[in-house]
RNA sequence: GUGUCGAAAAGGCAAACCGCUGGAAACGGUGGGACGCAAAGUCACGUAUCUUAGAAUUUGAAGGCAAUUUCCUCAGGUUCAGAUGGACGGACUACCGAA
Numbered sequence: 001g002u003g004u005c006g007a008a009a010a011g012g013c014a015a016a017c018c019g020c021u022g023g024a025a026a027c028g029g030u031g032g033g034a035c036g037c038a039a040a041g042u043c044a045c046g047u048a049u050c051u052u053a054g055a056a057u058u059u060g061a062a063g064g065c066a067a068u069u070u071c072c073u074c075a076g077g078u079u080c081a082g083a084u085g086g087a088c089g090g091a092c093u094a095c096c097g098a099a
Base pairs, nucleotide, nucleotide: 005097006096012037013036017032018031019030020029021028022027035086041092042091043090045089046088047087048084049083050082051081054080055079056078057077058076059075060074062073063072064071
């Protein structure tokens, strides 16, 4: 010096909740506030979870049209889409220096 690790020291971040604010929503920003955190710093690559305004597709033993197809409405599913880094993995970066 580097890696692992996490005693001490100096500091750092900021959950829930509340105010304002963006969003259809999940959730984000900001101020207060501290549950906690050795990466609770950054990144949506993988998994997982959350959302449903929009698009595509599909189901209905639901409804409308005189009736069928079609179309429209309603309810549900799937994919796209969006979000979560304080969900996990991964990548990158980083203060200090005891055992």

c-di-GMP-I riboswitch aptamer from an Alphaproteobacteria bacterium, 99 nucleotides, folded computationally. Model confidence (mean pLDDT): 82 of 100. The organism belongs to Alphaproteobacteria, within Bacteria. Its Rfam family is "c-di-GMP-I riboswitch aptamer". Rfam describes the family as follows. GEMM was predicted in a large-scale screen for bacterial structured RNA regulatory elements. The sequence was found by an Rfam model in a public genome assembly.